[in-house]
RNA sequence: GCGGGAUUAACUCAACUGGUAGAGUGCUUCCCUUACAAGGAAGAAGUUCCGGGUUCGAGUCCCGGGUCCCGCACCA
Numbered sequence: 001g002c003g004g005g006a007u008u009a010a011c012u013c014a015a016c017u018g019g020u021a022g023a024g025u026g027c028u029u030c031c032c033u034u035a036c037a038a039g040g041a042a043g044a045a046g047u048u049c050c051g052g053g054u055u056c057g058a059g060u061c062c063c064g065g066g067u068c069c070c071g072c073a074c075c076a
Base pairs, nucleotide, nucleotide: 001072002071003070004069005068006067007066010025011024012023013022019056027043028042029041030040031039049065050064051063052062053061
């Protein structure tokens, strides 16, 4: 340099044909317990990596860029 994959909650990952973002773990509060763990109930937490475009509507489609991973090529 070329090609491919990934990027979404603190972490690990979903999200179908574009229809307005969710689960598990963790966290907070409460119940239970002498207490802790386990268990039960409720809740908070998102610029969907960044910037544009298309669209009534974009996590999803298009363009450019960033970071990480894999392969190929080149090289003193």